A computed fold for a 684-nucleotide part of an RNA from a bioreactor sludge metagenome, annotated as large-subunit ribosomal RNA, domain II. Rfam family: Bacterial large subunit ribosomal RNA. The full RNA is in RNAcentral, with records from SILVA.

[in-house]
Context: one part of a larger RNA
RNA sequence: GUCAGCGAGUUAAUUAAAAAAGCAAGCUUAAGUUUAAUAAUGUAGGCGUAGCGAAAGCAAGUUUUAAAAAGCGUUAAGUUUUUUUAAUUAGACCCGAAACCGGAUGAUCUAGUUUUGUUCAGAUUGAAACUAUUGUAACAAAUAGUGGAGGAUCGAACUCGUUUGUGUAGCAAAACAUUGAGAUGAAAUGAAACUAGGGGUGAAAGGCUAAUCAAAUCCGGAUAUAGCUGGUUUUCCACGAUAUCUAUUUAAGUAGAGUGUCUUCUUUUAUUUUUAAGGGUAAAGCAACUGUUCUGGCUAGGGGGGUUUUCGGACUUUACCAAACCUAAAUAAACUCAGAAUAUUAAAAAUUUAUAGGAAGAUAAACGAACUGCGGGUGCUAAGAUUCGUAGUUGUAAGAGAAAAAGCUCAGAUCCUAAGUUAAGGUCCCUAAAAAUAAUUAAGUGUAAAAGGAAGUGUUGUAUUGUGAUAGCUAAAAGGUGGGCUUAGAAGCAGCCAUCCUUUAAAGAAAGCGUAACAGCUCAUUAGUUUAUUUUGUAACAUUUCCAAUAAUGUAAAGGGUCUUAAAUUAUUUACCAAAACUAGGAAUUGAUUUAAGAAAAAUCAAUGGUAGUGGAACGUUCUAUAUGGUGUUGAAGCUUUGUUGUAAAAUAAAGUGGAGCUAUUAGAAUUGAGAAUGCUGAC
Repeated sequence: GUCAGCGAGUUAAUUAAAAAAGCAAGCUUAAGUUUAAUAAUGUAGGCGUAGCGAAAGCAAGUUUUAAAAAGCGUUAAGUUUUUUUAAUUAGACCCGAAACCGGAUGAUCUAGUUUUGUUCAGAUUGAAACUAUUGUAACAAAUAGUGGAGGAUCGAACUCGUUUGUGUAGCAAAACAUUGAGAUGAAAUGAAACUAGGGGUGAAAGGCUAAUCAAAUCCGGAUAUAGCUGGUUUUCCACGAUAUCUAUUUAAGUAGAGUGUCUUCUUUUAUUUUUAAGGGUAAAGCAACUGUUCUGGCUAGGGGGGUUUUCGGACUUUACCAAACCUAAAUAAACUCAGAAUAUUAAAAAUUUAUAGGAAGAUAAACGAACUGCGGGUGCUAAGAUUCGUAGUUGUAAGAGAAAAAGCUCAGAUCCUAAGUUAAGGUCCCUAAAAAUAAUUAAGUGUAAAAGGAAGUGUUGUAUUGUGAUAGCUAAAAGGUGGGCUUAGAAGCAGCCAUCCUUUAAAGAAAGCGUAACAGCUCAUUAGUUUAUUUUGUAACAUUUCCAAUAAUGUAAAGGGUCUUAAAUUAUUUACCAAAACUAGGAAUUGAUUUAAGAAAAAUCAAUGGUAGUGGAACGUUCUAUAUGGUGUUGAAGCUUUGUUGUAAAAUAAAGUGGAGCUAUUAGAAUUGAGAAUGCUGAC
C1' cells in the first nucleotide's frame, strides 16, 4: 500500500415544544401489595379550576394611597402516556495530549562511597642522600662514583575515544578501519555492599540514576481535561444562510440581535407615476461669514536720510516696509449667501397575489471572508495593501466568452432529444461561422508605457501673400496755418478747447527728442530700390507613424500559424456561427386553481442550481411477534454471471456453484448501513 473484519449522537432522570392517543372541569398515580404473566390494586402526592399583596389578609378583585390616579388580574381547557426534537446533569458522538496526585519496583547499566583483592612488557632520564678525591680555619663548593626519586620521558598489555573514511533497513538502537591520548597514578579493574524519585549521586555537562531523565519505571485515581486537530457509515424530495452589530481576561471561543428552516395565525408587500416633506452632500461661490492666498492703487503708521533744537521735540524728505480701505484674481474634510441629482419619509393611483410582508412558538448554522465597479479615509490619488459606505459576483454556481482563469462579460443546469432561435463573443487556417462600401496606416503599428524630441502623411481653405512679402537702403513726409484761447512768449509738441478742409503716391491741427520762443532731427504714412521662396508660401486643424523602449534556460508583451487597397484601424450596412439562456417535442416531482370525489384521477398555470443548515418521504441489515403458518435434498442460505423493474437506496427472475436451513406480510426493538480518523486487528 491493497483486501477482509471491526470502528463514532447512546442510556437514565428532569424540563420545554410538536405530533398522536385516552379522559375532560377535571386528569393522574408514586412507593408498596396481589399475580406465572398481561394486568389489577394503591388516592399519599402532583398539575389544573382565581387572583392580588413583602405579609397579615382580602377576593373578581387586589396592592399602593390623604386624594387623584396607576400596577397586576377578571368569562375559562386541562391533564396523563408514548414518540420525535432540544436543553440540563452524568465519560454523554468517537479517537488524541504534555501534565497532576497516590502506592509500589529498581544502583546486574551508570554516579559517588565502603570493605577486600588483582594488574601495569621493555626502554629512557638520573632528584635527594651517601662514598672517595680536591677544597676550606671549619663550612661551603667542585670532580668522579654509588644511588634510584618523579600526578618524570618513549612505548605494549590495559583504559580512553582526537582525526578521517566506511557504515546509516548497519556486524552493531554508537560498530569497523585508520590515526590518536594516558599508560606508578587524583591509575585501571574483579567480587561483595551502601545512597531512591522533588529523592539520590555529580572534579558540575542539567550529567547519571537498567537503550527512559529540567524530575525514573510500573500500576492506580481515569473514559483526567482539551474553547484545539482529525474522523463521524444508505437514498430521494422542498427551502436555504453567515463571515455584520453589541458584549466578553474577549479576539481561532461564546451569548443576544440581524440573516436560514419548520409549525400556526394574520395582511399586506414590491415596483412605477403623481403630490407633499425635511436636508446641506456633489458642483459652485466667497466686497455673504471664518481661515488661507495674491496684483496694483491710496493712505495711517514704522524704518532710513537731511535741517534745527530749549535735547522734550519740531520741520522736511524717500526707487524702503506697510495695517485698514479701494481694485483685480484665487482657495477649504473640520468655510457657506445660496444649492442639485440620487436616496429617505408620507399620502393617492395603477400594476403585482408570492417560495413576498408582519406576529408568536420551536430549532439551527454563522459571528476568519475574497475580488470587481462607484463614493471616501490611511498610504506615495503605491500595493493581489488596509479600513468604511454602496451595488454585484464568488463563497454555495455548473454552462458560453476572456488562449489557460473562484471574484470580469453573457447567463442561473428538474430529466431526456443526431430539432430550432439568440446573448456575450466571434466568422483566413488551427476552430463552428462573411461579405460589401468609403477612408486611414507602412510602423508587423496593430500585437504593452510617459515627459520630451523628430518627421512623414492626410484634411481644411479661415487669415495674409502670390499683382514682390518681411527687414535694410534712397527719397518724400506738403498747403490753408504761427488753428482758436491762454501767455512776457506758446509757431504740431507748458496748459485748455476743437481736431476740420485742400493738394496728393502719401503725409496726425501731430507719436518722440529739441528751442526762451522759432529753427532743427525722427515717427506714423507713401514711392522707389534690392531680394527670399515659388507647379504658391506661411499659419491652423486632424489623424497616423517613428525615437524615447533596458533582465536574467528559449522566440516568450496578438494563444500559434501567419496577415499589408488586410486576416490591421475608423465609419456604415446586411448575413451567419455561437450557451445547460429562450423556443419545440416528451417525461418526473412539488404547489395553486378548476373539474371531480372520501384517500385516487384529469386539465391549466407556475416552480424545481446549491455548501453550512432545517424540514419531509423512503430503502436495506439483525432480532422478536405474526409462525403448530409458508418454503426447502424434485436442492434453503451464501457466492458468481446475465436479464428485467424502480428517480434512487434497492428489488426480482434465470443459469451455475453450494449442500441445510430460510422466511412473505404487518408491527415492534436496535451493538442498524464505512472510503477516509498518520484509525484498530489479520492476511498478502